[in-house]
C1' cells in the first nucleotide's frame, strides 16, 4: 500500500428501523448500624464527527477521526 473489524454512561457490555437508548461495576443521596462493611431505595452521567436516506437512525449508506488484526 491493500483487505477485515471495532468505536454507546468513568470501565464493561445490551438495544428487530419506533416508547423517555437498558444493565452490571463503579460515583453519589438515603434508610439499616454504636461506627464501618454488607444489604435495601432512590439519582446523575452515555451513542466518535460530518453528511445522505426514511415520517422515524445506537442500527441502513458515504466521507472522515480514533483504534485492533492480516498481508505485501
Nucleotide at each position: 500500500g491493500g483487505g477485515c473489524c471495532c468505536a454507546u454512561a468513568g470501565u464493561u457490555a445490551a438495544a428487530u428501523g419506533g416508547a423517555u437508548a437498558u444493565a452490571a461495576c463503579g460515583g453519589u443521596g438515603g434508610a439499616u448500624u454504636c461506627c464501618u462493611a454488607a444489604u435495601c431505595c432512590g439519582c446523575a452521567a452515555u451513542u466518535c464527527c460530518a453528511g445522505g436516506u426514511u415520517c422515524g437512525a445506537u442500527c441502513c449508506c458515504u466521507g472522515g477521526u480514533g483504534g485492533g488484526c492480516c498481508u505485501a
This is a predicted structure of a 72-nucleotide RNA (transfer RNA) from a Deltaproteobacteria bacterium. Its Rfam family is "tRNA". Rfam links the family to the GO term triplet codon-amino acid adaptor activity. It is annotated as a transfer RNA. Rfam describes the family as follows. Transfer RNA (tRNA) molecules are approximately 80 nucleotides in length. The prediction has a mean pLDDT of 83.